This is a predicted structure of a 137-nucleotide RNA (SAM riboswitch aptamer (S box leader)) from Mangrovihabitans endophyticus. NCBI's taxonomy places the organism under Bacteria, Actinomycetota, Actinomycetes, Micromonosporales, Mangrovihabitans. The sequence was found by an Rfam model in a public genome assembly. Model confidence (mean pLDDT): 78 of 100.
[in-house]
């Protein structure tokens, strides 16, 4: 790399360098940008995914009883959950991941069409593919 949970409509701006694009990708749209954008440094903020710490729960191994998988016990809390703290290890700090593409569903409205339909536009779900974290390897 690949792969596996998990979260992605909330939150967070200043300096300095630099000088022409850039929002991950393709197309479409919208948007930021010579009032210096991205991108790099530095400082500061947001968040709280691991880690830690604290409170409280379930629970499992075992252990007695029952016999349909249940009652009781039950440890330094091992696995799990939830709060609440901290800010070590990531992140993130323009526009939901800025929208949309595929696939379902709904439903007003506009086109085509001879009714069944199609297509669009608009709302919802969901996938794809990416970010990021933790795991795995």
């Nucleotide at each position: 790399a690949c792969c596996u949970c998990a979260u992605c409509c909330a939150g967070a701006g200043g300096g300095g360098c630099u000088g022409a694009g850039g929002g991950a990708u393709a197309c479409g749209g919208c948007c930021c940008g010579a009032c210096g954008a991205c991108g790099c440094c530095c400082c500061g903020g947001c968040a709280a995914c691991c880690a830690c710490c604290g409170c409280g729960c379930u629970u499992g191994a075992c252990u007695c009883g029952a016999u349909g998988a249940c009652g009781a016990g039950g440890c330094c809390a091992g696995c799990g959950c939830g709060c609440g703290g901290c800010a070590g290890g990531u992140g993130c700090u323009a526009a939901u991941u800025c929208c949309g593409u595929c696939c379902c569903c709904g439903c007003u409205c506009g086109c085509c069409g001879u009714c069944c339909g199609g297509c669009g536009c608009c709302g919802g779900g969901g996938g794809a593919a990416g970010a990021u974290g933790a795991g795995a390897g």